Context: one part of a larger RNA
Molecule: small-subunit ribosomal RNA, 3' major domain
Organism: uncultured prokaryote
RNA sequence: UGACGGGGGCCCGCACAAGCGGAGGAACAUGUGGUUUAAUUCGAUGAUACGCGAGGAACCUUACCUGGGCUUAAAUGUAGAGUGAUUUACUGGGAAACUAGUAUUCCUUCGGGCACUUUACAAGGUGCUCCAUGGUUGUCGUCAGCUCGUGCCGUGAGGUGUCGGGUUAAGUCCCAUAACGAGCGCAACCCCUAUUGUUAGUUGCCAGCGGAUAUGCUGAGGACUCUAACGAGACUGCCGGUGUAAACCGCGAGGAAGGUGGUGAUGACGUCAAAUCAGCACGGCCAUUAUGUCCAGGGCGACACACGUGUUACAAUGGCCAGUACAAAGAGCAGCUACAUGGUGACAUGAUGCUAAUCUCCAAAACUGGUCUCAGUUCGGAUUGAAGUCUGCAACUCGACUUCAUGAAGUUGGAUGCGCUAGUAAUCGCGCAUCAGCCAUGGCGCGGUGAAUACGUUCCCGGGCCUUGUACA
Repeated sequence: UGACGGGGGCCCGCACAAGCGGAGGAACAUGUGGUUUAAUUCGAUGAUACGCGAGGAACCUUACCUGGGCUUAAAUGUAGAGUGAUUUACUGGGAAACUAGUAUUCCUUCGGGCACUUUACAAGGUGCUCCAUGGUUGUCGUCAGCUCGUGCCGUGAGGUGUCGGGUUAAGUCCCAUAACGAGCGCAACCCCUAUUGUUAGUUGCCAGCGGAUAUGCUGAGGACUCUAACGAGACUGCCGGUGUAAACCGCGAGGAAGGUGGUGAUGACGUCAAAUCAGCACGGCCAUUAUGUCCAGGGCGACACACGUGUUACAAUGGCCAGUACAAAGAGCAGCUACAUGGUGACAUGAUGCUAAUCUCCAAAACUGGUCUCAGUUCGGAUUGAAGUCUGCAACUCGACUUCAUGAAGUUGGAUGCGCUAGUAAUCGCGCAUCAGCCAUGGCGCGGUGAAUACGUUCCCGGGCCUUGUACA
């Protein structure tokens, strides 16, 4: 100087407390361990691995296994030699990759172009090492810290500044001060959102006016909604109180919004030899008729078991039936599809609009009425049987969906954990990426309905500052 303490003081955080809802018990989905296997490819492992890399494993992907092929090779270039093609079709072998053969067949300005075969040189490796590395990322932590120049103090390591008194979300600001200044962080600048003005008025809008009438459908219109560019607006600015000041207090005014208005992006010096050589790059090492590469089939989907994360439930604040209403954000041409017809249905057939503020995908909880009456039930839907639909070369291993039948466990879950402080939790549906299809209950967004509680900081956990002890570094 640090680190540590079941030392002390001050302070903060959904850390506890106060509440709400879940997990842990059941079934299923998914990831992991283990076991099994020819192979169950590899990585991630307290917090900071385990719906993680993977934003799509039937083939492909694919790296794994079994079997069958190739050896300058799948691609590209240079140089030399040879051929005239390439392609297409057929035949034999084969699971295919490929292999053997037959037929057909180039352009030319004659310089060559193009393609193939062959030779030589360069390949290729998801093989090892993230404890050789770059780059990127997680975490402490959006915590308030981490440093420097000059000066001063100390033999020195170092200290001071950065401490002290207040204050703040903040090393934020004020006062004091052997320190005076400065940098990286904090804050602000940026995006979205809440109010409003100006400009603009199509594909959006429709108040008043005219016409049709099922409809802004149409004429006209820019008022309104909205769209999207530029502005205004919030600064403790004003008032009262406390205070030297910074600042704090006020069911204070005004205001759409009040004290960081809400939200996002933004992550200091560093820590964990943290993660990644399988995104990529790269040093070294290793194999080179194979650890390279092509193909078929299988596997990554196994299953006495254990754990994590989720979905659905156990019901009446509910299930079922009928009627009826209201979004936002996105996506669409090998696409989204109105509408009509067929089918109980998944869907099929026809047909129309839209390269989109124009057309389409397109709501559910809620509300109204009826029924069920506390049961393993009209709860719950696993599992299984049968028949189908769709995608795709192909759904056996191993797809999703539909219909009929079947109707398991489950009656609120031990110890112990988890999330959340407001348009939040809870609950309801919608969309997108990936994608032929989909194992999506995952991920990322969007809106609808919409709470309860916080006395407080004694305790648990994590963190910041000061101080103290130490045989630790």